[in-house]
Molecule: c-di-GMP-I riboswitch aptamer
Organism: soil metagenome
RNA sequence: AAACGGCAUACUCGUUGAAAGACGAGGACGCAAAGCCUCGAGGCUAAAGCGACGCGGAGUCGCCAAGCCGGUCGGGCCACCGAA
Numbered sequence: 001a002a003a004c005g006g007c008a009u010a011c012u013c014g015u016u017g018a019a020a021g022a023c024g025a026g027g028a029c030g031c032a033a034a035g036c037c038u039c040g041a042g043g044c045u046a047a048a049g050c051g052a053c054g055c056g057g058a059g060u061c062g063c064c065a066a067g068c069c070g071g072u073c074g075g076g077c078c079a080c081c082g083a084a
Stems, first nucleotide, its partner, number of pairs: 006031002011026006029071001035077003039074003042069003049063005
């Protein structure tokens, strides 16, 4: 190379969560590690907290990850098939 196979974007429905997101079912844009970890960079969200406005409360705005993503990049770990 080939073959057996694998995963599953957007979107829809349901559950969950403050949100980001996650999970299940359907669905396939793609993926040769789109398997696992989440260490670095990056990105998303901002409930709680802090600050501002406000007499105060409500509310609005700003900051913030201890919440996430990893199908953004790097790193670590492990791995199927395999002709000439």